[in-house]
RNA sequence: GAGAACGGCAAACCGUCGGGAACGGCGGGACGCAAAGCUCCGGGUCUUACCGCCCCCAAAUGGGGCGAAGACGGCCGAGCUACCGAA
Numbered sequence: 001g002a003g004a005a006c007g008g009c010a011a012a013c014c015g016u017c018g019g020g021a022a023c024g025g026c027g028g029g030a031c032g033c034a035a036a037g038c039u040c041c042g043g044g045u046c047u048u049a050c051c052g053c054c055c056c057c058a059a060a061u062g063g064g065g066c067g068a069a070g071a072c073g074g075c076c077g078a079g080c081u082a083c084c085g086a087a
Stems, first nucleotide, its partner, number of pairs: 001084001008033002013028006031074001037080003041077003044072005051067006
């Protein structure tokens, strides 16, 4: 980062498997992507089965909040790596 070339990835949705869930794997499918390759380092968003603290309630195995844990790399930044070669 192009009026180029070889290609690559794969959103939503559907099927199936795993999970408490967010979500992830596989298959189909293409919304898009010049890093939509990899990594939770910083921010952000999402989940709540277990655990800790607090609140509501007569009480709780109920409800809520925070932490914590988990998820998202196609939310942004950052780090590392990669194909081509016009300006």

Model confidence (mean pLDDT): 86 of 100. The RNA shown here (c-di-GMP-I riboswitch aptamer) has 87 nucleotides and comes from a soil metagenome.